[in-house]
RNA sequence: GGCUAAGUGGCGGAGAGGUUAACGCGUCAGGUUUAGGCCCUGGUCACACUAGUGGCGUGGGUUCGAAUCCCACCUUAGUCA
Numbered sequence: 001g002g003c004u005a006a007g008u009g010g011c012g013g014a015g016a017g018g019u020u021a022a023c024g025c026g027u028c029a030g031g032u033u034u035a036g037g038c039c040c041u042g043g044u045c046a047c048a049c050u051a052g053u054g055g056c057g058u059g060g061g062u063u064c065g066a067a068u069c070c071c072a073c074c075u076u077a078g079u080c081a
Base pairs, nucleotide, nucleotide: 001080002079003078004077005076006075007074010025011024012023018064026044027043028042029041030040031039045054046053047052057073058072059071060070061069
């Protein structure tokens, strides 16, 4: 340098054009307990603040609508030379 694959909250990881971006781990609050563990309930991307807006490696494009399709680039892994 060519080709192939991948990039999604703190971590793992679904979602393959259309309603809330799931679920688990971790974590926070509460319950339970003498205290903890286990277990149960709820919260947990950002800005805002209760009504919303934005967010899927980066930037563009297609579309009424994009994490999803297209292009370029970045990073990682594999492979060929």